[in-house]
RNA sequence: GCGGAAAGUCGGAUGGCCGCGGCCGGGGCGCAAGCCUUGGUCGAGGAAAGUCCGGACUCCACAAAACAACGGUGCCGGGUAACGCCCGGCGGGGGUAACCCCAGGGAAAGCGCCACAGAGAACAAACCGCCCCGGCAGGUCCGGGGUAAGGGUGAAACGGUGGGGUAAGAGCCCACCGCGGGACUGGCAACAGGACCGGCACGGCAAGCCCCACCGGGAGCAAUGCCAAAUAGGGACCUCGUGGGGGGCAACCCCCGGGGUGGUUUUGGCCCCAGAUGGUCCGGGUUGGCAGCUAAAGCGCGUCGGUAACGGCGCGCGCAGAUGAAUGGUCAUCGCCGAAGCAAUUCGGUACAGAAUCCGGCUUAUAGACUUUCCGCGCAU
Repeated sequence: GCGGAAAGUCGGAUGGCCGCGGCCGGGGCGCAAGCCUUGGUCGAGGAAAGUCCGGACUCCACAAAACAACGGUGCCGGGUAACGCCCGGCGGGGGUAACCCCAGGGAAAGCGCCACAGAGAACAAACCGCCCCGGCAGGUCCGGGGUAAGGGUGAAACGGUGGGGUAAGAGCCCACCGCGGGACUGGCAACAGGACCGGCACGGCAAGCCCCACCGGGAGCAAUGCCAAAUAGGGACCUCGUGGGGGGCAACCCCCGGGGUGGUUUUGGCCCCAGAUGGUCCGGGUUGGCAGCUAAAGCGCGUCGGUAACGGCGCGCGCAGAUGAAUGGUCAUCGCCGAAGCAAUUCGGUACAGAAUCCGGCUUAUAGACUUUCCGCGCAU
């Protein structure tokens, strides 16, 4: 200097004028509600997006145990409120490397699939070929037997290389590699390792069904609660059911029984028994206001612990809360990028994109700029 890899930050700035919303004040008018005017301060993101996970919070409704259905995760250890997330490690794959990727338990529990080609695709198999015998004395051809080392087909063909052996071959035998196995060593573990034994059977797919281990109620701020106002505390049908005893003047209380309470069962709690509950159909009123609503598992700096994710401690900050929906418009200067030009300068551009209960993640989109570290190649000293 060029190329590559990983992490982080910013993602326009400043000023003037006009215009909005929240909060905190000042002044004036008004009985009050409120109206006018004025000052200060704050005001859309790294993804606010997707609605894919996990929660906080609210309600159903209220728990415990067991089972079923459905869904999710899937190596080990750690972090976290939690997760399907993050960090570190192990194993496998890609890359010269820095690094990146993995839907990473089980294929001897069972079922299923592997098109076409090919002889044959998993207790498979003989197309070409090789060897032996016979027809036939020979060539070609035919028949019988042996073979799976060589060739072919295919994504993949029931271990690989070399040697011995054989009629020719074959783990048939041997060496090494591969594969399987129990004990030993290191490691919290996943796992790794040297030595010993065994000729050695067992393709792939489980992001096919399935098996195993672990986890999991449902709905969601249009949740939910309060106030005001109004109507018809409306009508019809069906189902279950339409109990007992005691005390009390009565209201009511207790016990047993029955009904209801997310799929089932058991236990407890709660509600109801002259109508509670459940179902279907028809019809009426309300569409207003307030709360929820922003102090958060928050952010920044420093320090300690930890390989790291992250955690502890100290100090500081307090950063939108709209509600048919504010955060804007305009002018000027500058920044960054590109093009032309010797230069001065001129022209053009400036990404993805807007909160709506709030967080922790993941995924997707993104013009450009800056910082740090690492790998490879080249050159110079």
Bacterial RNase P class A from a Paracoccaceae bacterium, 381 nucleotides, folded computationally. Its mean pLDDT, the model's own confidence on a scale to 100, is 75. Taxonomically the source falls in Paracoccaceae (Bacteria, Pseudomonadati, Pseudomonadota, Alphaproteobacteria). Rfam family: Bacterial RNase P class A. It is annotated as a ribozyme. From the family's description: Ribonuclease P (RNase P) is a ubiquitous endoribonuclease, found in archaea, bacteria and eukarya as well as chloroplasts and mitochondria.